[in-house]
RNA sequence: AUGAUUUCAUGAGGAGAGACUACUUAUGUAGCGCCGAAGGAGCAAGCGAAACCCGCGAAUCUCUCAGGCAAAAAGACUCUUGAAUGACG
Numbered sequence: 001a002u003g004a005u006u007u008c009a010u011g012a013g014g015a016g017a018g019a020c021u022a023c024u025u026a027u028g029u030a031g032c033g034c035c036g037a038a039g040g041a042g043c044a045a046g047c048g049a050a051a052c053c054c055g056c057g058a059a060u061c062u063c064u065c066a067g068g069c070a071a072a073a074a075g076a077c078u079c080u081u082g083a084a085u086g087a088c089g
Stems, first nucleotide, its partner, number of pairs: 006084004011079003018032001020031004033069003039065001040063003046056003
């Protein structure tokens, strides 16, 4: 000195599903009905193993514990900017 990858932060964009009912006057509790894109959980191919069992094994898939279902907040992911790391050369 190039700057892969990873992490954090700023800004912007960002879906889905009842402004349901009853208490209550908190912006809450409970009941029923729903949603999947915080988080969480589960698994295929493949690999390990002589074979079975077993182990590793991804997600925007599946489940719906948690979360959410007017607005607000949150929000996977994408982009911008900045900081750190430093593969490769």

Predicted 3D model of an 89-nucleotide RNA (Glycine riboswitch aptamer) from Aquibacillus halophilus. Rfam family: Glycine riboswitch aptamer. Gene Ontology term of the family: glycine biosynthetic process. The organism belongs to Aquibacillus, within Bacteria. The coordinates come from a structure-prediction model, not an experiment, and the mean pLDDT is 80. It was read from a public genome assembly, where an Rfam model found it.